This is a predicted structure of a 1381-nucleotide RNA (small-subunit ribosomal RNA) from an uncultured prokaryote. Model confidence (mean pLDDT): 83 of 100. The sequence is in RNAcentral, with records from ENA.
RNA sequence: AGAGUUUGAUCAUGGCUCAGAUCGAACGCUGGCGGCAUGGCUAAAACAUGCAAGUCGAACGCGAAAGUUUCUUCGGAGACGAGUAGAGUGGCGAACGGGCGAGUAAGGCGUUUCUAACGUACCCCUAGGCGAGGGAUAGCUCGAGGAAACUCGGGGUAAUACCUCAUAAUCUCACAUGAUCGUAUGUUCGUGUGAGCAAAGGCUUGCCACCAAGGGAUCGGGAAACGUGGUAUCAGGUAGUUGGUGGGGUAAAAGCCUACCAAGCCUAAGACGCCUAGCGGGUGUGAGAGCAUGACCCGCCGCAUCGGAACUGAGACACUGUCCGGACUCCUACGGGAGGCUGCAGUAACGAAUCUUCCGCAAUGAGCGAAAGCUUGACGGAGCAAUGCCGCGUGUAGGAUGAAGCCUUUCGGGGUGUAAACUACUGUCAGGAACUAGGAAACAAAUGACCAAUUCCAAAGGAAGGGCCGGCUAACUUCGUGCCAGCAGCCGCGGUAAUACGAAGGGCCCGAGCGUUGCGCGGAAUCACUGGGCUUAAAGGGUGUGUAGGCGGAAAUAUCAGUGUCUUGUGAAAGCCCACGGCUCAACCGUGGAAUUGCAGGGCAUACUGUAUUUCUUGAGUGUGGUAGAGGCUGUCGGAACUAUAGGUGUAGCGGUGAAAUGCGUAGAUAUCUAUAGGAACAUCGAAGACGAAGGUAGGCAGCUGGGCCAUUACUGACGCUGAGACACGAAAGCGUGGGGAGCAAACAGGAUUAGAUACCCUGGUAGUCCACGCCGUAAACGAUGUACACUAGGUUCGGGGGGCUCUGACGCCUUCCGGGCCGCAGAAAAAUCAUUAAGUGUACCGCCUGGGGAGUACGGUCGCAAGAUUAAAACUCAAAGGAAUUGACGGGGGCUACACAAGCGGUGGAGCAUGUGGCUUAAUUCGAGGCAACGCGAAGAACCUUAUCCAGGGUUUGACAUGCACGGAUUAGGUCCUGGAAACAGGGCUAACACUCUUUCAGUGGAACAUACACAGGUGCUGCAUGGCUGUCGUCAGCUCGUGCUGUGAAGUGUCGGGUUAAGUCCCUUAACGAGCGAAACCCCUAUCGUUAGUUGCCAGCGGGUAAUGUCGGGGACUCUAACGAGACUGCCGGUGUCAAACCGGAGGAAGGUGGGGAUGACGUCAAGUCCUCAUGGCCUUUAUGCCCUGGGCUGCACACGUGCUACAAUGCGGCGUACAAAGCGAAGCAAUACCGCAAGGUGGAGCAAAUCGCAGAAAGCGCCGCCCAGUUCGGAUUGUGGUCUGCAACUCGACCACAUGAAGUUGGAAUCGCUAGUAAUCGCGUAUCAGCUACGACGCGGUGAAUACGUUCCUGAGCCUUGUACACACCGCCCGUAA
Repeated sequence: AGAGUUUGAUCAUGGCUCAGAUCGAACGCUGGCGGCAUGGCUAAAACAUGCAAGUCGAACGCGAAAGUUUCUUCGGAGACGAGUAGAGUGGCGAACGGGCGAGUAAGGCGUUUCUAACGUACCCCUAGGCGAGGGAUAGCUCGAGGAAACUCGGGGUAAUACCUCAUAAUCUCACAUGAUCGUAUGUUCGUGUGAGCAAAGGCUUGCCACCAAGGGAUCGGGAAACGUGGUAUCAGGUAGUUGGUGGGGUAAAAGCCUACCAAGCCUAAGACGCCUAGCGGGUGUGAGAGCAUGACCCGCCGCAUCGGAACUGAGACACUGUCCGGACUCCUACGGGAGGCUGCAGUAACGAAUCUUCCGCAAUGAGCGAAAGCUUGACGGAGCAAUGCCGCGUGUAGGAUGAAGCCUUUCGGGGUGUAAACUACUGUCAGGAACUAGGAAACAAAUGACCAAUUCCAAAGGAAGGGCCGGCUAACUUCGUGCCAGCAGCCGCGGUAAUACGAAGGGCCCGAGCGUUGCGCGGAAUCACUGGGCUUAAAGGGUGUGUAGGCGGAAAUAUCAGUGUCUUGUGAAAGCCCACGGCUCAACCGUGGAAUUGCAGGGCAUACUGUAUUUCUUGAGUGUGGUAGAGGCUGUCGGAACUAUAGGUGUAGCGGUGAAAUGCGUAGAUAUCUAUAGGAACAUCGAAGACGAAGGUAGGCAGCUGGGCCAUUACUGACGCUGAGACACGAAAGCGUGGGGAGCAAACAGGAUUAGAUACCCUGGUAGUCCACGCCGUAAACGAUGUACACUAGGUUCGGGGGGCUCUGACGCCUUCCGGGCCGCAGAAAAAUCAUUAAGUGUACCGCCUGGGGAGUACGGUCGCAAGAUUAAAACUCAAAGGAAUUGACGGGGGCUACACAAGCGGUGGAGCAUGUGGCUUAAUUCGAGGCAACGCGAAGAACCUUAUCCAGGGUUUGACAUGCACGGAUUAGGUCCUGGAAACAGGGCUAACACUCUUUCAGUGGAACAUACACAGGUGCUGCAUGGCUGUCGUCAGCUCGUGCUGUGAAGUGUCGGGUUAAGUCCCUUAACGAGCGAAACCCCUAUCGUUAGUUGCCAGCGGGUAAUGUCGGGGACUCUAACGAGACUGCCGGUGUCAAACCGGAGGAAGGUGGGGAUGACGUCAAGUCCUCAUGGCCUUUAUGCCCUGGGCUGCACACGUGCUACAAUGCGGCGUACAAAGCGAAGCAAUACCGCAAGGUGGAGCAAAUCGCAGAAAGCGCCGCCCAGUUCGGAUUGUGGUCUGCAACUCGACCACAUGAAGUUGGAAUCGCUAGUAAUCGCGUAUCAGCUACGACGCGGUGAAUACGUUCCUGAGCCUUGUACACACCGCCCGUAA
């Protein structure tokens, strides 16, 4: 000293929460010792039992007993005990000490002052006195009553008890009188005369008592000022009330009491009422100011079961006295009595919660006493409780194989950790033993309840836990769990990889404690005095006039109240702070100091403020002269429009809407003309205008009336500003009474719209709108900005005045005052913005705010006829709500582009078939893909295989595949045969390979292989939301960013915007930006033209040979072509437009012209898009199975729906015959020619070719001729039958093809929808991959023929840029409101 939390991010506002120190605490876990403190906060509820106030024989009279002993007549008596115990009279004390905080908001408390209005026992001092008498009474005794408590009567007795008399003053009183002090009532000191009042003795004989008076000390009584809670949803209170006089009363002033008289007194500076509370020194916290608090200790007050009263006394209206009344408890013989723990212990109750029915008067103090002494639950001690503070300990040193165990791991290791074990040592505390300093002093001795000092002994032995570890906040991993269990102070964790739950290991913080909960303070400048705000975050009253109050111009004099300074008194002690000292230290304690910021007295200063007096003119006001205006009120007049009524003309409609209908109209509407009536509002002028305090004010004229501005500077002389209450005004709607009512128009009715439509639209229509009078008192009554004054750059414009310049003047220019606007600097602001009309800088005063919701609501008060207005909470609930700005996204917001629409061409959707998907079915119909961007997609080939957790069945378990290790042993791999079987597989027979040692055999060894066992393999099992990689999509759209600089508090912006231009963020210009990167373009490939080089397998112009014919052969490189390298196109040239630009338009040349055409190439990112079934991979699951092998089936199943295609419906066609012209590919388990066979599919056969050579291979549309003649056809070919061909182990489920026969639907396709802008669409055929074959009509390529249209950007869709609004940010598939559950 701050931090977390509103947002995608930011700044500011604002609340909530945390970190700190504290406690008379409580609870949880744990607990070794000592010192010092503290300990019923709740029921001022109730209390059993014991104790807590006695003492004095030196005030007084009485006066036992037990026991011992003597005598005895045995009944008893005497002595000692003993003048003892004991009660009584009397004195002093009992009013202190101790407890508690109920009451009390002032009769209290605190500080200061006063008492000239007072008292004071015991104590001290001074100077005096103490003489003489008297009568009772308790105790006691006798008797009586009563259960008891106790009471009554008779008798007799003492005193320091009581009474009388005497003496007496410097005492008291009365009268007279002098001086002194005081503002004064009066005080003090005198003088004179008169009156009144006292005493007690005791003993140990020098002491203690006693009386009156004066003084002191101490302790008290009383009064005043100031200070000392909340509430105005308590605004009026008070009859002894306020004052006076007489009287009474007290120690003493006083309505303290009483009689009479007067009518006062208190109150917005809060009376009265209600709620709460003992106050202070202090204590906690805080930097302080403050805020909170009042346990323990000290001072004061109050109380003593509740209420009341007095007595005694120096002192009480008395905690353990008296009386009365109430409640409660107890005793009782029912007649009556007794009691008061808020003393110390203790009980029960209450409660989260608070101790022993202890010891002692040894110390300190108190009472009594002459004293010894007695009493003392005050006090001193001990006990209990970690309740707090402080101190100590639970060992110290060495010790690495870094042991074991546990945890973790990338399996190598790492952590716990010198920690332990082990070795050496020490002895605090607790324990045992011995001994006696100190608390002990007055005073010579004696005296310790309890505490304790010193010395010795043994033994590491008896002594560590609690909380936390996501951020705030120091401290991290593994496992379990799976929005479950749970955590949580706030934010928030947990839905299968949780550092946040639970456990473990480890760590962090404290430590005999640690956490939790609770209250207060702090942080919180979050009530702001120090130290906040109010345009938009909460907050300026709707506006003015003005009372109290607050504040106030210039000069002079006086005063010294405020203010300042010096000084005096006080501010108790304790506490806090400082210094020193005492307990071994500390806590604790002692001594001294400082401080106590306050209050009061005195002296001085006099600037400022106040007060008093005097003066001034600049603030304010008045006068005089002008001037503008929808300022207000009243009256009167006007035209346009509208509606109604009457009449004329006139005829079928009018009206209304997006479209209609309701409505009006043949009884004559609408339209049009004339006349009359009525009410309301005043077009143009008119505006950036004017006026008004605001609300507000608009036809003309007249009357009455308020205010402003300018000029002048004559008058007054601070008369001013603000303004709680108060008063007045106050839009619209609404209310009351009476008028008025044309138009408009809530409610209402009807017609439409709609899912509905209590709305928007239409036709009607009543209150109301208008007038007069009276209420209401509110509005986004807004500039969301209170009023007044002063100061602080400018520019420009409008309205109203004045002055100056030019001879005058329209006009112009300069200047001055007031008002209305815009722009803008400094400054301010969170920013937006404000900026001489401040939201700047200051002053004065008022109003208002303190998180959101609940709520401007409830209750209460006031106002109102009502509606309602005003004032104005709480419970409960949330962690936010809200402001400004930023970046995105979105908009049925706005501007620029794209086969997006439009203009065209051809399709899909209807039919049949093919294919994919959904659905259904099934033992199974494996899985994935799901708007565009799934659906002829993965699959460039499902009969078996493929093929999978698909289904049924069979088999197998270190495995179909990889590696390691152990062991075995030469058994072996491979080949072949047999049996069972559907196969896999199981069983059996024969043969027997390789390398090395070695001489061959034999034998041995080795690897591989095999068998067994263990590790492990395996998984197309799950999670694409754990991932990599790859891919789709927006989109080949033109965007996406960075560095430095600059702007902004910041998020961010600028650059990348603007003006042009482009296909393009392409380029140019401007420019706080300058550059750069990824994209675009270019570079690359194909294609279009030409050149060079090369010339086989390609080509053939010329020359030659040959053939029926053919580049067939010699030859040639000219051409075509092939395939390598080059050239060419760059807005380069010309004209125009354009900013001397970029660029665009047109043209020339050219094969090609403005990117020539096509391809490859896909920025930052988006969709948790797709894929764990291509591959890779974390985690999980499985291991005689979800692995592996096999047979058969399925993936092809069919009431149906959808997508993508093919073929058609025909004559621009179909069929037949003839005939022409490609490109690009492929070929050895291959392509296959000629030839022959078959109607054909194909077969036989095999020349040639690893290919510019040979083959596939016939291109088709086209062209020519012929037929068909508009029909379900010579269109169309589905379906079905029969017979074949080919591939293959095998065509049943389930292949393709051929021939013959059959000949379905279909005659151009509803709503809807797709592609395409040129070599494109359309149409025609050819090829390839996969592949044994094929479902290919698919996919990917190739060439042939070859159009139409585009005015344009309103609309649909998508995308990008700029701009705008936003309460969205998971971003419109958003957010969010109401109702119901």